Model confidence (mean pLDDT): 75 of 100. A computed fold for a 352-nucleotide RNA from a Clostridia bacterium, annotated as Bacterial RNase P class A. Its Rfam family is "Bacterial RNase P class A". By type it is a ribozyme. About the family: Ribonuclease P (RNase P) is a ubiquitous endoribonuclease, found in archaea, bacteria and eukarya as well as chloroplasts and mitochondria. The model forms 94% of the base pairs in the Rfam consensus. It was read from a public genome assembly, where an Rfam model found it. NCBI's taxonomy places the organism under Bacteria, Bacillati, Bacillota, Clostridia.
RNA sequence: UGAGCAGGCUGAGCAGCCGCGGACAUGAACCGAAAGGUUGUGUGCGAGGAAAGUCCGGGCUCCACAGGGCAAGGAUGCCGGGUAGUUCCCGGUGAAGGCGACUUUAAGGAAAGUGCAACAGAAAUAAACCGCCGGGUUCCAUUGGAACCAGGCAAGGGUGGAAAGGCGAGGUAAGAGCUCACCGACGGCAAGGUAACUUGCGGUGCCAUGUAAACCCCAUCCGGAGCAACACCGUGAUUUGGGACAAGGGUUGCCCGCCCGUUCCAAAGAGGUGGCUUGAGCGCGGCAGAGAUGCAGCGCCUAGAUAGAUGGCUGUUCAAGACAGAACCCGGCUUACAGGCCUACUCAUUUU
Repeated sequence: UGAGCAGGCUGAGCAGCCGCGGACAUGAACCGAAAGGUUGUGUGCGAGGAAAGUCCGGGCUCCACAGGGCAAGGAUGCCGGGUAGUUCCCGGUGAAGGCGACUUUAAGGAAAGUGCAACAGAAAUAAACCGCCGGGUUCCAUUGGAACCAGGCAAGGGUGGAAAGGCGAGGUAAGAGCUCACCGACGGCAAGGUAACUUGCGGUGCCAUGUAAACCCCAUCCGGAGCAACACCGUGAUUUGGGACAAGGGUUGCCCGCCCGUUCCAAAGAGGUGGCUUGAGCGCGGCAGAGAUGCAGCGCCUAGAUAGAUGGCUGUUCAAGACAGAACCCGGCUUACAGGCCUACUCAUUUU
C1' cells in the first nucleotide's frame, strides 16, 4: 500500500422564530348534573438503535386450580458457567469450511419398529453386466485360438451421492481381512480434564448404507387469555328486575286488580379517571472474574398521547443526511439501515 477478519461507537451540527403534547408553578373565567375537562402566562421536558417483527422469557391483570401422577399436545436436545428467566449470553469440546485472522453448526438415538432413497445401473442392503481364472467337450490347429457346459472370483471396468472399510505387501489357478503393517471402525484398559472430550496402550478381521428441521424412541420443560387485561366514579334521559304508594290520571258508577305516574333499591349504561411509566432504569469510576456477569459506592429522573404531540420556516457549516416513528412495561433474539469514527488481528507485496 492492497485485500480481508472480528468487535465497539455514531445515526447531521449550531442559532433564531412559529406551532403541537405532557409536567410543574400561577391567574382568572368557562363547560359539565357529577366525575372531570378547557383556556392565559412562565419554567423545564418531549422517539429509536432498531420505537419494527411479535419469535422467546418475565413483570402486571383476570379466569381456572387441594396436592401428586399418567396420557395427549407443544417446545428443547454436546459440556460447563451466567441470568429473574429462555431456544438468550459467555467460555470450552467435536465436526465442516478457509493459507490465515476467523466463520458455521437443530451436535441425543439409524443395533426397537415403520417409511423414503428420483434417474442411472446387472444389482441399492443386496450382487456376476463387462471382465479375470482353472477344468471338461467340440472345432480349427504351430507354442495356441474359438464356441459351448458346469464352476470359482468382488481384483479391474462401467452406473451412481452411496457398490460390501482404505492402501501397500504377502498369498492364490484367479481372487478375497485369507494373512500382515499403517490408517479408519468398534469394544477394553490407563492417564489427563468438573464435564463434553483428548491422548496413549492393547484387543477384535470388520459384524452395522443414508435419512429423525420423516414418523418414531429416549431425556428435560410447559395451566389459559391478554392493557380493547383489569379496577374505580357514574347524572339527566334510557333499558331490565324488585319493593312501596297518601294524593293524581286511565280502565264503565263503586271495590279489588291492571296500566301510567311518583318514589326507593339493585343491575346495565354513554362518558370520565386510574392502570401509564421509578425501572431486573441510566451515567461515572472502583473491586471480583478469562468472560458473560456480579458486588458495593456516588450521582441522575429522561415522552406518556387516546384519533393519538414530537413538526415547520429562515440563516449557516459539512461528508448533503440511511432504515424508519412510542401506545402497559422490561430482558433477549431476528429483520431493515446512507455515511462517518475507533480498536485488535490476518494474508500478500514493497521499502528500511